[in-house]
Context: one part of a larger RNA
Molecule: large-subunit ribosomal RNA, domain V
Organism: Gammaproteobacteria bacterium
RNA sequence: CCCGCGGCUAGACGGAAAGACCCCGUGAACCUUUACUAUAGCUUCACACUGGACGCUGAACAGACUUGUGUAGGAUAGGUGGGAGGCUUUGAAGCGUGCGCGCCAGCGUGCGUGGAGCCAACCUUGAAAUACCACCCUGGUGUGUUUGUCGUCCUAACCGAGACCCGUUAUCCGGGCCCGGGACCGUGUGUGGUGGGUAGUUUGACUGGGGCGGUCUCCUCCCAAAGAGUAACGGAGGAGCACGAAGGUGCGCUAAGAACGGUCGGAAAUCGUUCGGUUUGUGUAAAGGCAGAAGCGUGCUUGACUGCGAGACUGACACGUCGAGCAGGUGCGAAAGCAGGUCUUAGUGAUCCGGUGAUUCUGUAUGGAAGGGUCAUCGCUCAACGGAUAAAAGGUACUCCGGGGAUAACAGGCUGAUACCGCCCAAGAGUUCAUAUCGACGGCGGUGUUUGGCACCUCGAUGUCGGCUCAUCACAUCCUGGGGCUGUAGCCGGUCCCAAGGGUAUGGCUGUUCGCCAUUUAAAGUGGUACGCGAGCUGGGUUUAGAACGUCGUGAGACAGUUUGGUCCCUAUCUGCCGUGGG
Numbered sequence: 001c002c003c004g005c006g007g008c009u010a011g012a013c014g015g016a017a018a019g020a021c022c023c024c025g026u027g028a029a030c031c032u033u034u035a036c037u038a039u040a041g042c043u044u045c046a047c048a049c050u051g052g053a054c055g056c057u058g059a060a061c062a063g064a065c066u067u068g069u070g071u072a073g074g075a076u077a078g079g080u081g082g083g084a085g086g087c088u089u090u091g092a093a094g095c096g097u098g099c100g101c102g103c104c105a106g107c108g109u110g111c112g113u114g115g116a117g118c119c120a121a122c123c124u125u126g127a128a129a130u131a132c133c134a135c136c137c138u139g140g141u142g143u144g145u146u147u148g149u150c151g152u153c154c155u156a157a158c159c160g161a162g163a164c165c166c167g168u169u170a171u172c173c174g175g176g177c178c179c180g181g182g183a184c185c186g187u188g189u190g191u192g193g194u195g196g197g198u199a200g201u202u203u204g205a206c207u208g209g210g211g212c213g214g215u216c217u218c219c220u221c222c223c224a225a226a227g228a229g230u231a232a233c234g235g236a237g238g239a240g241c242a243c244g245a246a247g248g249u250g251c252g253c254u255a256a257g258a259a260c261g262g263u264c265g266g267a268a269a270u271c272g273u274u275c276g277g278u279u280u281g282u283g284u285a286a287a288g289g290c291a292g293a294a295g296c297g298u299g300c301u302u303g304a305c306u307g308c309g310a311g312a313c314u315g316a317c318a319c320g321u322c323g324a325g326c327a328g329g330u331g332c333g334a335a336a337g338c339a340g341g342u343c344u345u346a347g348u349g350a351u352c353c354g355g356u357g358a359u360u361c362u363g364u365a366u367g368g369a370a371g372g373g374u375c376a377u378c379g380c381u382c383a384a385c386g387g388a389u390a391a392a393a394g395g396u397a398c399u400c401c402g403g404g405g406a407u408a409a410c411a412g413g414c415u416g417a418u419a420c421c422g423c424c425c426a427a428g429a430g431u432u433c434a435u436a437u438c439g440a441c442g443g444c445g446g447u448g449u450u451u452g453g454c455a456c457c458u459c460g461a462u463g464u465c466g467g468c469u470c471a472u473c474a475c476a477u478c479c480u481g482g483g484g485c486u487g488u489a490g491c492c493g494g495u496c497c498c499a500a501g502g503g504u505a506u507g508g509c510u511g512u513u514c515g516c517c518a519u520u521u522a523a524a525g526u527g528g529u530a531c532g533c534g535a536g537c538u539g540g541g542u543u544u545a546g547a548a549c550g551u552c553g554u555g556a557g558a559c560a561g562u563u564u565g566g567u568c569c570c571u572a573u574c575u576g577c578c579g580u581g582g583g
Stems, first nucleotide, its partner, number of pairs: 001583008010575003014570002022404004027400002029396004035201005041194003045190005051154005057148006064141003068137001078136005085119003094113008158181003162178001164176004204216003213233001217239006240385001241283001242342002247301007255279001257275005281290002284347001286345003305328004311322003317386001330339003353379007361372002411458001412456001413454003417451001419447006428438002465540001466538003470532001471529005478503003481498006505519005546564004550559003
């Protein structure tokens, strides 16, 4: 050097299982509910199957009879029209008696008696006679027809999982007969309610992982790198309107503040002088503007017009913005002219669907109409604001699928704020004396060891705390060794320098690392090694499925809250290591 054999498992991010944790998917499934929408079931009412009688009580209609009082006025005048006469021996007035109405004045009517009259035009009144006739209104009475409500009774529909008889040797069924119930029940159709019993679904995105929180459209400034534009869960603020004058036009005017003076009167009110020069003002945030004013007044007014629009800006698109000029008609101004809202930039919502007004448009044989179109206008915190639907919340540790190291938890990596260690300066403490020792306020490093930040390998898997076993390294040294200084007399010490050869506890409690306690020791070191080590062991903790408590939740369920229980696979190919053999 080559080739074996027997062993051990540190590595081959070993094998196994397209990670179950986490996130994502306009994925799934179950479960819940005061999510949404349906629906079984239950229920209300109507009609049908469904008939008879009686009573009570409504409605409509017909015909009959009645009813009607403001004031004035003979007096209880319903309205309108016709109308000069009407009623009466087929019994008028009056009287007696009964009934009804009533605003208590009277009106209507039945019977008896009576025996020949009674009423109308006139005076008041908006309206003139119930003298007479016709039609009608308001309320009422009784009759009839039709149709309801409620109650009672019936029997023939319908019902009986009641007895008996028969088919029949039959606890079914059918027929017969009796009994009970009965137009109910039940069923069908329609309709209102209820309805996680059941079903289908929804339950947003951004995000230095996700959740919680915050945000989502528009305006102004900075960031923004002197054209435009430009991101972040970067830094600051505003809007979701207002105004018929706060618009148009003609004419006119010029603030704030300070000092001094001045009654009440003050730091600050109104007045005067001087200085000042836009620091004021602008409906509303900021920026840019504004004195020839866009600021402040006043006169007259409605251009806060209709039909257009050359040409530009801006923008992926859709939107958005500016606009001279032309036609019509108008306001102000002597006129030239100015005026298509407001100093400018926020004050907002596409399409569909529907409403309203207008319309020389269309009009399903034709004429119309309905409907539609066009013009104008209205209805969205569609605010998740380019708006998925008219209409929508949750749980899953019982979970599943597709993916992701595009994204979290372990470990590693980068960083080193935090942490640990060291150094500089030296105020001060140390009786005196900064530096024996300690060291404020500050400054500069080192390490990679804590808590973090980042999200770079790994989600077709890198097993996670602690213990056991076995270790190996660093030295910022716990002991043992050598030294300097000392506020080192000695014994003990303090601090610093050198030094890694060796060594560096047993018990109690707790799953604990840690820690506390007990007793020892020369000492009971600090760290790295995937917080060394589960293809070496364990499995107490954490972190599945069972169950319980407390708390939260309507609930399904949830909880770095607690409690009890809970499958740890691998025969070693290569590297490595130990032992051994052959060439």